This is a predicted structure of a 1475-nucleotide RNA (small-subunit ribosomal RNA) from a metagenome. Its Rfam family is "Bacterial small subunit ribosomal RNA". Gene Ontology terms of the family: structural constituent of ribosome and ribosome.

[in-house]
RNA sequence: AGAGUUUGAUCCUGGCUCAGGAUGAACGCUGGCGGCAUGUAUAAGGCAUGCAAGUCGAGGGAUCGGAUCGGUGCUUGCACUGAUUACGGACCGGCAAACGGGUGAGUAACACAUUGGUAACCUACCUCCGAGACAAGGAUAGCCCACCGAAAGGUGGAUUAAUACUUGAUAGUCAUAACAGUGUAAUGCUUGUUAUGUAAAACUCCGGUGCUUGGAGAGGGGCCUAUGUCUGAUUAGCUAGUUGGUGGGGUAAGAACCCACCAAGGCGAUGAUCAGUAGCAGGCGUGAGAGCGUGACCUGCCUCACUGGGACUGAGACACUGCCCAGACUCCUACGGGAGGCUGCAGUCAAGAAUCUUCCACAAUGGCCGAAAGGCUGAUGGAGCAAUGCCGCGUGCAGGAAGACGCCUUUCGGGGUGUAAACUGCUUUUAUAUGGGAAGAAUUUGUGACGGUACCAUAUGAAUAAGAGGUUGCUAACUCUGUGCCAGCAGCAGCGGUAAUACAGAGACCUCAAGCGUUAUCCGGAUUCAUUGGGCGUAAAGCGUCCGCAGGUUGCUAUAUAAGUCAAUUGUCAAAUCUUCGGGCUCAACCCGGAGACUGCGGUUGAAACUAUAUAGCUAGAGGCUGGGAGAGGUAAGCGGAAUUCUCGGUGUAGUCGUAAUAAGCGCUGAUAUCGAGAGGAACACCAAAGGCGAAGGCAGCUUACUGGAACAAGCCUGACACUCAGGGACGAAAGCGUGGGUAGCGAAUCGGAUUAGAUACCCGAGUAGUCCACGCCCUAAACGAUGUGCACUAGGUAUUGGGAGUAUCGACCCUCUCAGUGCCGUUUAAAAUAGCUAACGCGUUAAGUGCACCGCCUGGGGAGUACGAUCGCAAGAUUAAAACUCAAAGGAAUAGACGGGGACCCGCACAAGUAGAGGAUCAUGCGGUUUAAUUCGAUGAUACGCGGCGAACCUUACCUGGACUUGACAUAUAGCUGCAAGCCUGUAGAAAUAUGGGCCCCUUUCGAAGGUGCUAUACAGGUGCUGCAUGGUUGCCGUCAGCUCGUGCCGUGAGGUGUACCCUUAAGUGGGAUAACGAGCGCAACCCCUAUCGUAUGUUAAAUGUACAUGCGAGACCGCCGGCGCAAGCCGGAGGAAGGUGGGGACGACGUCAAAUCAGCAUGGCUCUUACGUCCAGGGCGACACGCAUGAUACAAUGGCCGGUACAAUGGGCAGUGAACUCGCGAGAGGGAACUAAUCUCAAAAAGCCGGUCUCAGUUCGGAUUGCAGGCUGCAACUCGCCUGCAUGAAGUUGGAUUUACUAGUAAACGCGCAUCAGCCACGGCGCGUUGAAUACGUUCUCGGGUCUUGUACUCACCGCCCGUCACACCACGAGAGUUGGUAAUACCCGAAGGCUCCCAGUAGGGGGACGAAGGUAGGAUCAAUAAUCAGGGUGAAGUCGUAACAAGGCAUCCGUAGCGGAAGCUGUGGAUG
Repeated sequence: AGAGUUUGAUCCUGGCUCAGGAUGAACGCUGGCGGCAUGUAUAAGGCAUGCAAGUCGAGGGAUCGGAUCGGUGCUUGCACUGAUUACGGACCGGCAAACGGGUGAGUAACACAUUGGUAACCUACCUCCGAGACAAGGAUAGCCCACCGAAAGGUGGAUUAAUACUUGAUAGUCAUAACAGUGUAAUGCUUGUUAUGUAAAACUCCGGUGCUUGGAGAGGGGCCUAUGUCUGAUUAGCUAGUUGGUGGGGUAAGAACCCACCAAGGCGAUGAUCAGUAGCAGGCGUGAGAGCGUGACCUGCCUCACUGGGACUGAGACACUGCCCAGACUCCUACGGGAGGCUGCAGUCAAGAAUCUUCCACAAUGGCCGAAAGGCUGAUGGAGCAAUGCCGCGUGCAGGAAGACGCCUUUCGGGGUGUAAACUGCUUUUAUAUGGGAAGAAUUUGUGACGGUACCAUAUGAAUAAGAGGUUGCUAACUCUGUGCCAGCAGCAGCGGUAAUACAGAGACCUCAAGCGUUAUCCGGAUUCAUUGGGCGUAAAGCGUCCGCAGGUUGCUAUAUAAGUCAAUUGUCAAAUCUUCGGGCUCAACCCGGAGACUGCGGUUGAAACUAUAUAGCUAGAGGCUGGGAGAGGUAAGCGGAAUUCUCGGUGUAGUCGUAAUAAGCGCUGAUAUCGAGAGGAACACCAAAGGCGAAGGCAGCUUACUGGAACAAGCCUGACACUCAGGGACGAAAGCGUGGGUAGCGAAUCGGAUUAGAUACCCGAGUAGUCCACGCCCUAAACGAUGUGCACUAGGUAUUGGGAGUAUCGACCCUCUCAGUGCCGUUUAAAAUAGCUAACGCGUUAAGUGCACCGCCUGGGGAGUACGAUCGCAAGAUUAAAACUCAAAGGAAUAGACGGGGACCCGCACAAGUAGAGGAUCAUGCGGUUUAAUUCGAUGAUACGCGGCGAACCUUACCUGGACUUGACAUAUAGCUGCAAGCCUGUAGAAAUAUGGGCCCCUUUCGAAGGUGCUAUACAGGUGCUGCAUGGUUGCCGUCAGCUCGUGCCGUGAGGUGUACCCUUAAGUGGGAUAACGAGCGCAACCCCUAUCGUAUGUUAAAUGUACAUGCGAGACCGCCGGCGCAAGCCGGAGGAAGGUGGGGACGACGUCAAAUCAGCAUGGCUCUUACGUCCAGGGCGACACGCAUGAUACAAUGGCCGGUACAAUGGGCAGUGAACUCGCGAGAGGGAACUAAUCUCAAAAAGCCGGUCUCAGUUCGGAUUGCAGGCUGCAACUCGCCUGCAUGAAGUUGGAUUUACUAGUAAACGCGCAUCAGCCACGGCGCGUUGAAUACGUUCUCGGGUCUUGUACUCACCGCCCGUCACACCACGAGAGUUGGUAAUACCCGAAGGCUCCCAGUAGGGGGACGAAGGUAGGAUCAAUAAUCAGGGUGAAGUCGUAACAAGGCAUCCGUAGCGGAAGCUGUGGAUG
């Protein structure tokens, strides 16, 4: 000190989260020692038991018990008695008990803190000073007797003492009163005089200690004052003893503290009252600080003591372990009545996540009593328990392998754990044992709970001692296995759907360490409430506008004052804490001492610049007066023309209106059209503009009246009169509301017609409120410049308003210059520009720049501008304005893409122009579907469907049925056994696989051994099983489209841009020009192959030569030449030429896209099967068939069919082959076997064409499907399931709906030929070859695809995107709700304890009355909670339903206000905004 998280990426805004520190903590795992601290935060809930306040015999009397010393009696250890007493228990009396200890319920207050005051006060014990203590008296506890009661306790009688009580005397600088004096702002004060009144206690060890009175001090307290002290205005008014006065009472003392009377005050937006919460402070935590949070321990103050009330005693209490009363609770009881108060120390129950011993001692420090000894002291000093915290120590140290075992990992070579261990040597902090052994004691002696503790010495032996969390990023630390969106993790982002460094386990590693993590809370980071130190055009945020009281701020000069301010000095700000210096425990924590600080308040002295106050002035701010001008400024009245509509009349006839197209509507009862007249309402064309005026809303025909404001010009006057403005007031578009008018047009609602899947809409026809007027309400808008008001400063240009001057002129007509103001700086089009600011866009003298003053507003998104409450309103509603809950984003600007039913330009058989087709028929093939035991699998828009498959009868074959095998059909290796075998021929069983025989052969070698074979065993084989979303390779499409990038530089905060945009050109990012770019790469082109022409060389199978052909080598084409256009690149035309502008064709496919296709061509990770998902065999299936689709073939005929004759190719193939001649057969074919390993032989006949004939428009001499019979060929085998031939049969079909395909020249179309695969063939397919050989292209509006630029965007999984609302279901929180229940604080009335006050009787005691008075009761309200049938909206959920509202012109531009309507988003009217 920062980091993560919104995006495809960026910058910003903005929230959420993390890293740090802390705690009276708790929980989880773990746990060696010591020191010092801390330890019921919850139930101020209830408490058993013990202790926590007593002491004094030197105040008093008596008696009992004990002890000591005597005496008597004697049972020799008892009884009686006397004296003494360091003893103990009761009683009177004194002092203490008001301290010490606990708690935080209450309290928002003079409770606390700081500062002052007390001329308004008190003070026991203590200290000092002065004076004094004389005389007398009556009682009463105790004890004794009697009585009541269960007890607690009580009653009566008798008797007694005092430092208990009473009376008298004396006394003062005491008290009270009066007078005189003196003095203050004022109650005071002091002195003097007079009058009246009030004291005392003794004890003694003889030293003293006590007592009374007065004064002073110290310490302690009471009261008062100023300042400070939480939240809520959805609490705005509160107050009758209330505020003051007079007179009394009361108190230690001032005072409405109390009472009587009088007055009507007092407090409050600087927040009264009410409500909520809370002990306050020193301090503590955190923070750089300012602050924020907090109030454990320690210290000061306050408060309370079961709850409420009350007084008594006393110096002091309204009293924690005192009293009285009431209440609740607990206990005892003989039922009559009594007792009690741990928020003291321990302890217990309960509550709770959670907080200790029923310990030791008064040795120390202090307290009370006492003369003292001493007693008491759960204050205190100590110990115990708890890792609760802080601090310190230890769990060993050194050596020890190229490195054991184990574990982990591995590419199998190794690597890690790791000098770690073992092992060797050493040490002993700690531990254990033994011995010694303190200080703390103040005080000469004695006295230590802690404690035989700390500490010291010796001995033993590495011995007794390590875990927790983490390892995706933030954040230090990584691998394997398991799991498979499951189980789970998670602080945030997020991880997990078969290769998870994120889950779980293991190993390794990282961090801290007797602890480590988690949770909770606080501060920090957060400049995220911003004083230090933020913002408000578009991110959240400027009130719709103005006026204006309080408030804040305020021009120049002078003088005075000294409140603020500044300086010096002084008092205080308790101690502790903190900082620093030093010291003591071995160090540290901790403790002690010195100094500083504690930023505050008060006093005194001084300064006078600034602020303030007072006084006196000034004129630059502000205002007033005068003058002539500008203007849709406002209000009222009157007038005007055009147009629409309606009414009447004329002319006139069949349509008219309306739309993209229609229909409804209107019209022969005469519309529309046209002419004339009239009526009525509303709005004011042109002028008109970037124009003018107004505070804003807003304002537009003309005239008049009244009226507001602003500007200018010159001077004169006032003399700071100013600016802003919470609350307040006024105005405030449209819609809407009320009352009364008015109503032409328009027009929510509504009706009808269209459109549509629907159409509660868009379009059309009607049409009511309304729109208009008057009066009264409403008070909101995208009320916008999304920009508050005022003042000042910081280049300009231009338009306009008003004024002035100059030249000139008849003239102010024009022109030029200038001053003041207003508006603008805009695309065509001059001038947008500097600085500065801004996240950017942009703003830029009309600031969003630089400053000042004041006001308003904001603090993540949603919930929500909503609920509740309040105010206003007739209502609609407006204003004010939350929370629960939920999300990790929501958002602004800009960037790159993609997309648009946005725009511009360009290209392509893309359209158009043409040609031939498909879609209809039959058949073939493929696919879907269905069927099936199986109909194996894959391919599925374009980019699957005559595709993998360039050949399914068996095989193929992966599928099904059945039969078989299990180291296997196939590979490698090892071990053992075997010399049996293998191979050939031939039997048996069987469908075959297979099983089992016979025969031939029977290998090399003497054995061992080797090869081959079989068997057994082990590793393993094998899989067309899964995953193309784990992959390689290959392929398709965009697309042979012209694009895709890089280096350096430049621009931009950045993503990114530029380069690559623009103009011309090209098939082309091809080239040229220009240019903050200059160059380069992958693509384009060229290089390669074929082809067209020529030359040349060679060549046999061709050819007599020529020529043709084949194979080489070369030539040729480059806009090279000419003309035109053009800056150029290039384009157009021409010549020559075989070929002309890339001559034609091919191969060649940039960065990338589609998780495109393929695990079944091959390869391959992982998973999976292993007597089977492997292997072998037979048969079947892949060929099924109601249907649908795709691609083709053949046709429908005369440009034809059939018959006869006749002509011309090229590419190719051939030895398990092609196969000639010849013969046979109608033919397929058969026989045959010449020739050919091929320019030699052969397939091989080319066909359309041409010539001649026939058919004559018909389901035909078209068409050939289907079927029957008879044959041929291949093959082990043609049934399922081949091809071909002959004869016979002769279906549909007469040119094909919507729609759709290919093709721009040797192309389309037509015609045949060849080849691969292959035994044969389902080939009408595919790949090639030649023959014949067209038509058309105006052009780029439209369709599709693509490219470039631009624009909008809420898309980026990129429009097959995103996304809105109702409805249905589940869950959650909140609101309303007939009510119900409870709490709180008041009010009114009733009742009224104790108690003090007061009055009366009595006069010792006591009794009675009165008002007050706690608790209680009654009543009506207030307020806060809890709960509730039901209802409403909201939020969140995997795939639900209905639509498509928004984002692109989102397909009707969107949005705001308002009103009506509608399942819903929404639609429509009206006014407004441009976002």
The sequence is in RNAcentral, with records from SILVA.